[in-house]
Molecule: small-subunit ribosomal RNA
Organism: metagenome
RNA sequence: GAUCCCGCCGGAGGUCACUGCUAUCCGAAUCCGACUAAGCCAUGCAAGUCUUUCCGCAAGGAAGGCAGACAGCUCAGUAACACGUAGUUAAUUUGCCCUUAGGUUCGGAAUAAUCCCGAGAAAUUGGGGCUAAUACCGAAUAGGCCAUGGAUGCUGGAAUGCGCCAUGACCCAAAGCUUCGGUGCCUAAGGAUAAGACUGCGGCAGAUUAGCUAGUUGUUGAGAUAAAAGCUCAACAAGGCUAUAAUCUGUACGGGCCUUGAGAGAGGAAGCCCGGAGAUGGAUUCUGAGACAAGAAUCCAGGUCCUACGGGACGCAGCAGGCGCGAAACUUCCACAAUGCACGCAAGUGUGAUGGGGGGAUUUGGAGUGCCUCUUAAUAUAAUUAAGGGGCUUUUGUCGACUCUAAAAAGGUCGACGAAUAAGUGGUGGGUAAGACGGGUGCCAGCCGCCGCGGUAAUACCCGCGCCACGAGUGGUGACCACGUUUAUUGGGCUUAAAGCGUUCGUAGCCGGUACGAUAAGUUCCUAAUGAAAUUUCAUAGUCAACUAUGAAGCGUGUUGGGAAUACUGUCGAACUUGAGACCGGGAGAAGUCAAGGGUAUUAUUGGGGUAGGGGUAAAAUCCUGUAAUCCCAAUAAGACCGCCUGUGGCGAAGGCGCUUGACUAGAACGGAUCUGACGGUGAGGGACGAAAGCCAGGGGAGCGAAGGGGAUUAGAUACCCCCGUAGUCCUGGCCGUAAACGAUGCCCGCUAGGCAUUGGAGAUCUUAAGGGGGUCUCCAGAGCCGUAGGGAAACCGUUAAGCGGGCCGCCUGGGGAGUACGUUCGCAAAGAUGAAACUUAAGGGAAUUGGCGGGGGAGCACACAAGGGGUGGAGGCUGCGGUUUAAUUCGACUCAACGCGAGAAACCUUACUAGCGGCGACAGCAGAAUGAAGGUCAGGCUGAUGGUCUUACCAAACAAGCUGAGAGGUGGUGCAUGGCCGUCGUCAGUUCGUGCCGUGAGGUGUCGACUUAAGUGUCGUAACGAACAAGACCCGCGCCCUAUGUUACCACGGGCUUCUUUAGAGGUCCAGUACUCAUAGGGGACCGCUGUUGAUAAAACCGAGGAAGGAGCGGUCGACGGCAGGUCAGUAUGCUCUGAAUCCGCUAGGUUACACGCGGCCUACAAUGGCUGGAAUAAUGGGAUGUGACUCCGAAAGGAAGAACUAAUCCUCAAAUCCAGUCUUAGUUCAGAUUGAGGGCUGUAACCCGCCCUCAUGAAGCCGAAAUCCCUAGUAGUCGCUGGUCAUAUCUAGCGGCGAAUAUGUUCCUGCUCCUUGCACACACUGCCCGUCAAGCCAACCGAGUGGAUCUUUGGCGAGCUCUCAUCUUUUGGUGAGAUCAAGUCACAGUUUUGCAAGGUGGGCUAAGUCGUAACAAGGUA
Repeated sequence: GAUCCCGCCGGAGGUCACUGCUAUCCGAAUCCGACUAAGCCAUGCAAGUCUUUCCGCAAGGAAGGCAGACAGCUCAGUAACACGUAGUUAAUUUGCCCUUAGGUUCGGAAUAAUCCCGAGAAAUUGGGGCUAAUACCGAAUAGGCCAUGGAUGCUGGAAUGCGCCAUGACCCAAAGCUUCGGUGCCUAAGGAUAAGACUGCGGCAGAUUAGCUAGUUGUUGAGAUAAAAGCUCAACAAGGCUAUAAUCUGUACGGGCCUUGAGAGAGGAAGCCCGGAGAUGGAUUCUGAGACAAGAAUCCAGGUCCUACGGGACGCAGCAGGCGCGAAACUUCCACAAUGCACGCAAGUGUGAUGGGGGGAUUUGGAGUGCCUCUUAAUAUAAUUAAGGGGCUUUUGUCGACUCUAAAAAGGUCGACGAAUAAGUGGUGGGUAAGACGGGUGCCAGCCGCCGCGGUAAUACCCGCGCCACGAGUGGUGACCACGUUUAUUGGGCUUAAAGCGUUCGUAGCCGGUACGAUAAGUUCCUAAUGAAAUUUCAUAGUCAACUAUGAAGCGUGUUGGGAAUACUGUCGAACUUGAGACCGGGAGAAGUCAAGGGUAUUAUUGGGGUAGGGGUAAAAUCCUGUAAUCCCAAUAAGACCGCCUGUGGCGAAGGCGCUUGACUAGAACGGAUCUGACGGUGAGGGACGAAAGCCAGGGGAGCGAAGGGGAUUAGAUACCCCCGUAGUCCUGGCCGUAAACGAUGCCCGCUAGGCAUUGGAGAUCUUAAGGGGGUCUCCAGAGCCGUAGGGAAACCGUUAAGCGGGCCGCCUGGGGAGUACGUUCGCAAAGAUGAAACUUAAGGGAAUUGGCGGGGGAGCACACAAGGGGUGGAGGCUGCGGUUUAAUUCGACUCAACGCGAGAAACCUUACUAGCGGCGACAGCAGAAUGAAGGUCAGGCUGAUGGUCUUACCAAACAAGCUGAGAGGUGGUGCAUGGCCGUCGUCAGUUCGUGCCGUGAGGUGUCGACUUAAGUGUCGUAACGAACAAGACCCGCGCCCUAUGUUACCACGGGCUUCUUUAGAGGUCCAGUACUCAUAGGGGACCGCUGUUGAUAAAACCGAGGAAGGAGCGGUCGACGGCAGGUCAGUAUGCUCUGAAUCCGCUAGGUUACACGCGGCCUACAAUGGCUGGAAUAAUGGGAUGUGACUCCGAAAGGAAGAACUAAUCCUCAAAUCCAGUCUUAGUUCAGAUUGAGGGCUGUAACCCGCCCUCAUGAAGCCGAAAUCCCUAGUAGUCGCUGGUCAUAUCUAGCGGCGAAUAUGUUCCUGCUCCUUGCACACACUGCCCGUCAAGCCAACCGAGUGGAUCUUUGGCGAGCUCUCAUCUUUUGGUGAGAUCAAGUCACAGUUUUGCAAGGUGGGCUAAGUCGUAACAAGGUA
C1' cells in the first nucleotide's frame, strides 16, 4: 500500500427562524416584538349605561341601580392537585336567567350636587345653609338559625343528610314606577349557569443532593371560613416522610396539539381552543353574588413627571405608535354595517372585542411569461437553434361601464387596444445530475460541510461559453427529527476492537421442579359510560385547489362500573421426589492454623595446616591480603530456606499452597434398598478474604538488596557491568485494599459427534512372585491435547464453548483532555473509591495480507572476506572536476552508477562565452495601409578593418525595400510535460499468466518440502495441472581431426637460370607441385556416453579410463517483469513557454589553456631483477590515393630532396622486453628527469596568449610512501612493445601480440545479493517511525493571597400598614389611647448556594522546518 471488522466524523430528506441575490398576477390563512429587556414609555383611544330623585333652558353635574371579577394582553413565577384523566362534595356558594309558592304594611331622621364664605401653585379640601329618592334608619308580619325532647318516614355504598311535632334562646324582609298592558322589589324551595374544596392515577434532570420534618404527625376543645381540614390557637402524645428516591438543586406554565419517523419513539417557541398564573417589585384591604381586583384603594421600594419647594401625579404583558435590546418582527388607518358583550321596557348608546383596509418573498393553492406557418442560414440526416416575413389568441397589462362594499379598495361580468408588460438562483473533482472547453493566476489570490484543490499545461481558484437541478423563486447560517440497530422495549454488545466487579458469603429485589383442589388479583372476551371543539383520515357539497361546511371514522393506545372464562402466572390448602440439604462408609490431596523436630548450603568467629596472591570482568579497576588473605581440616554461633522426588500432577472461592511429625479445623469426589421434602438460583446496597510493595509498634538481621558510595564504559552515563551497602525481605500484633488480581472469558441450570493420554473413587474380568502387585473394560467426578456440526471480523472456540436456550447481576457507547479537576468518603500517611467539564481532533482501534526492514534465525552465492600478486594515497608532470579569479574563464554530468566523462583531438574555425562592429533577416509562405526610396559603382573622411557611416558624383522602374500584423530563427527555459537512446540493480535468478482449488476479502496455492544445479537447472513428493518472459539452447571467435579448393599463401620432393666462396655448400629467382603451414568453405568431435562408488533403482555428485578438449571446454554477443521522477530538450525529434530588433544572423579580437588551494584518473620515477654502450634474435592485429611511401643522396638529428611499388594474403610499415659482451658499484649517483636558456625543424593564412618534434646546456622534487583504499583465480595478474581512431599534435582510448607468475585451509567476520521462516507501532517503506524536558506564540481550564454582587436560611433590633381586643371620648358615620397577632421593608451577626474580578502558581491542548538526548516499534541494540 491493499483487505475485513469495531467505531465515530461528514453527507443526501423534511420542518422552523434569520439572511444574500432575484421577482409578473390573483385567492386563502388560526402568520407577523414568542426567543434578546415580565425593559422603559411621549400622544390618542380601549367601559360604560339607565333615570326612581335633585339642580339646570340645554349641554351636563350630583345621588342611586346594574356593569366594571367579562372581553383583550402576556408566560415572569410555578415540579404543584398547576395541568390531564377518572371521581367525591353525606363539607359548599352562586348576582343577572327559568319554574313554583307567598308577600310588597306603618313610620322617621339626614345628606350630595346647587348656594354663600374660605385654604392651596396644583391635586384637593374646610366651615355654614336648603332638599329628594328604588339612598339610609325604626317597628310589624312571614321567615331563618341553634339547642333540648318526641315520633320514627325517605334517599343512599355509607347517615354526621333531608323531613315531621313541641319548647326555649338569638337574628330578622320588601320600593316603587306606570301609557294600567305591565315592570320592578322582598322571602322560601327547586333548576340552570358559574365557581370553591378534596381524592386515585399520569407526565423533567441530577445521588458529586441521603437523610428531611417542630404546626412538624396525631388526639381533644375552641376560633375562622360559603365550606372539610393545623387553616389558626390552647393542652396532651411523639409521631410523620424516605432507596418504589424523601429533602435539596437546576430547568420548565400544563394539555388539546405541532415537527419528524414504517412504527415504537425522539424533539417542541408561538399563533387557535381549554385550564392556570401575572399586571413595575412586594405587602394589606374595602365594596360586592363574585376580587384581595391593577384602565379600585392604602403603604413601602425603585423609576419617571409637575411644583410657587409647602406638596402632589403616574404605571401600554389593551390598540396603534416611540426608545432600547438585538440576526430578528407592520398602520399613531376605517367602521360599529355584520358577530358578540354591558346598560336600558324600548328606541338606542358604548365597544382598538370584532369586522375591514394598509405594510411584510411567512406559509399554502392557482395562473402566466405565448401559439401556428413560410423563407434563408448553421451542424452529416432527423431534430433543434438563429435571422427575417405573415397570421392567431388575450390569463395578464392599459382604458371604460355595471355590480359588489358601512364607505372604499380588491374581486366579478362586459367592451376596446395590443405579443405586447413578465426569469432567476445555485451548481458543474468525488460523494452528486452536469466540461478532460478557452483565457488569467502560479502553495499567491482564493476554494472547500468531508475527502481535498492551487508550487506555469488547475475538468476543484477568477472570468467567458456550454451543460445540470429547481423555478417566482433559489441558495447560505443556526436549530430539531430521520437515515442512527451510534442508547438497541421492538432492536446492540463485553477472549483480543470500548466493555465481566480480584474472589466469596449474603439482605432487599427479580426468577423458580412434579401432580391435585379452591380462588379469580394479573390475563382473555362481552357489555355500558366517558374520553370538548378545532386538528388528523375518508366521503360529499361550494366551478378545481388551498380553504370552508356537513357526515363518518380514528384519536389521548386511558379510566370506571357490570358479566363470563380459567390454559398460564399469582394466592391459599394438602401431597410427591428428580433440584437442594442431611446421615453412613472406605479412600485422595504442597487445603488452613498452631506446636515440636530435622537437613544441606551460606556468612561470621575460634583453633590448626599453608604461602602470595585472591576476587571480578568482554577487558579492567575499585575491593580483600604480610596484624597471613584466597584454599584445606575441625569446632561453635546465627538467620533465612526446604534440592532430588516434581509430573500437560494435586488441593483451595480467589490471592495462593511444597522438609518431617503431631493436634485442631474446613471443603470436594465416589459408593449407599437411609432421612427431610422445593428448603432453590442470582444478588443492588452490605460483610469477609485478598500477591507484592508500603505504613505503625516491638523483635530479628545470614544471604540478597531500592536509596546511597566507589570502580569501569561513554561525547555524556544520575543506567546496563563490577565492589560495597541502608531501608526492606523474616517473626508477632495492627493498617493499606491495589496488580497483565489473566482463561484479558461473571455465577447457576438444561441440550448438542467423537478420539487420545492423564488424576481420584467405584465396579466387572484376566493374571500373579499373593503384596495396599499388574493388565483390560465400564461408570461417576476432575484436569489436558486434537477435532465434527455450529459460531466468529478473523485469530480461533468447539460437552472445561466463544455453539443452542433459560434465570439473575456487573459493565460499554469515537480519540485525546483523564481515571485528571472539584466535591464527598475511607486511610496514620502513601494512596484508594466515586468521578466530570471546558477545550481539541478525523481519526483511533482489532484481526489478517503483501512488501520492506532487523545490531532475528536457517540455507546458498560473489575477488565479498580470507590466502596471495601488483598498485593508489607521499614526489614531479599530464589530464578532468571543485574552488577562486576574470570582460569571459560557455554548458551539462556529483556515492557505487560525475571527475583521460559528453569531447574519438578548443591556435582561427569548432564555440554555445566576453568585448567591439555590422545585418534584418541564410530560408518559406501571407495580409493590411502607405511610399519612391532602397540598392549598386568611383573618390575622400571616420574606423583595428569592412559602401558600416558621412560628403560628393553617376547609374537604377512590371521592381524594391521601409512600417504594421503574423511568422522565421533560437546550443533560450522545462529530462519534474515527452519520444528515442543509454547507465545501473544484474547475466542476479527471478517475474508472471490461464484454468482449477482455498479464503467474506486483500490474497494464497502453482513459485512450497527433500535432494541437486551456475541457474525457478532438474528429480521425487504435493490441490494443483499446464504455459509465457528471463536462465539454458540457438549465434560468433579460439582449441583437435577430416574433406574440397590453391593465388597474392606455402616450398618437402624434382628441374632450369644466377650470385658468393676452392670441390661442395649457402642465397636469390623461374618452372613444376599442393605434401606441410596458412587461407576459405563444409563436416566430425563431448553426451555424465562408459566402468566403479555414493544417492531413493531418481535427478545428480565424486574417482577413473579413453581423448586435442571432461562435466557450461575457454571467451564473446545476447540484459526478464520492473525500480532509481537515474542521464540526455547541448546529437536528432518534440508539447508548452519565453524572446522576436534581439535570447536571432555575420565579422574581428580575446576566452574555454587563468592559479594561494582541495580531489579523482594516469604517466615517469625513486634504481643493480638496474642505467648506459656495442652486437644478435623473434610477433600479431591494423592502416594506406588530398594516402602509405621503399631504394638512393644531403644533414649530428628532427627533417629535406627525389620518387620505385601499391587502389593491396602481391607494395609500404625498424617491435620491445629478451640474449651476448663491456662499463657503472650504492651515491641524490653514469638513478630520476621536472624546470629553464640557446639553436634548429614541421604543419598551417597565422604557432605571442596557445602546437608538436630535434640538438646542446641546465639537472628540481623524489631513496618505495600515514590513516585509508583499488584490481586480480591462468595464458589470468604483472611486465614489454606494436597498430588503428580522432584534419597537424596522444602520458587518452580501441585493439594486438611477446615474456609470463603467486595463492584459494575455507565461509567465522566486512560488503552486496537470492530463497524460506519469524517480529514489526515501517508502507515516502530504518536516511523509516517516534518519546519527553527546555525555549517561543496562542487557547480553555484548575488552584489562588484577597475583593465585590446575588439567592436562600437562622437569630436579634427597628418597623409602614391592615386586622383584633380593651379602655375612653363622641357629633355615634366616628375619634383618641393602650395592648396583641400578622407583617412588607430595612439594619446587624452567622451560615448555605451561586457568580464577577484578580497578582501569582499548576498541569493540559494546539502551532511546516528551534535545543538536548534517543525512551518505544526488530532480540529497537539492557526483551